Predicted 3D model of a 101-nucleotide RNA (SAM riboswitch aptamer (S box leader)) from an uncultured Chloroflexota bacterium.
Its Rfam family is "SAM riboswitch aptamer (S box leader)". Gene Ontology term of the family: regulation of gene expression.
[in-house]
RNA sequence: CACUCAUCACGAGGGGCAGAGGGAACGGCCCGAUGAAGCCCCGGCAACCACCCGAUCUCGGGCAGGUGCCAAUUCCGACAGCGUUGGCUGGCAGAUGAGGC
Numbered sequence: 001c002a003c004u005c006a007u008c009a010c011g012a013g014g015g016g017c018a019g020a021g022g023g024a025a026c027g028g029c030c031c032g033a034u035g036a037a038g039c040c041c042c043g044g045c046a047a048c049c050a051c052c053c054g055a056u057c058u059c060g061g062g063c064a065g066g067u068g069c070c071a072a073u074u075c076c077g078a079c080a081g082c083g084u085u086g087g088c089u090g091g092c093a094g095a096u097g098a099g100g101c
Base pairs, nucleotide, nucleotide: 001100003099004098005097006096007095008094013042014041015040016039017038021031022030023029026077027076028075043070044069045068048066049065051062052061053060054059074093079090080089081088082087
């Protein structure tokens, strides 16, 4: 970045500095002076890629080097279909990874 594929119901927070915002955007709803964003330190979760072992039709196990993540399902909705007040499925958008340009 008007691109491709996969995943998105699980999981995992303390401290220091700082000082009013934050949860992408819109509408809600929520978090926040019992301290938001941001930065730093330490810790943790997970296992996409890399690596190792075994198997073989793309699978199982291990490890934790490169990423990522650690309020709420991607916090919920928004569009379409079903259904009829409470939902289901799909889509859009977004995030992350691995590629591509």
Description:
The prediction has a mean pLDDT of 83.